[in-house]
Source information:
Predicted 3D model of a 75-nucleotide RNA (c-di-GMP-I-GGC riboswitch aptamer) from a bacterium. Of the family's consensus pairs, 90% are formed in the model. It matches the Rfam family "c-di-GMP-I-GGC riboswitch aptamer". Rfam links the family to the GO term cyclic-di-GMP binding. The coordinates come from a structure-prediction model, not an experiment, and the mean pLDDT is 84.
RNA sequence: UAUCGAAACGGCAAACCCGUCGUAAGGCGGGGUCGCAAAGCCACGGGUCCCUUUGGGAUAGCCGGGUUACCGAAU
Repeated sequence: UAUCGAAACGGCAAACCCGUCGUAAGGCGGGGUCGCAAAGCCACGGGUCCCUUUGGGAUAGCCGGGUUACCGAAU
């Protein structure tokens, strides 16, 4: 240093419940903890989903891509 991922410190938080915003998908806050080595960030491509469908929106915990990053055993 990495088309790498053992350990430790620490981090995130599905389902579900409560509150709140939204027509909805779903978002946000709190509890919770199934999991996650980028489950940090970005809707660029594909997928899926929603709506009041010349179109607009949701999903980064569906996959790919871009970008940034903690630790440092083995190789």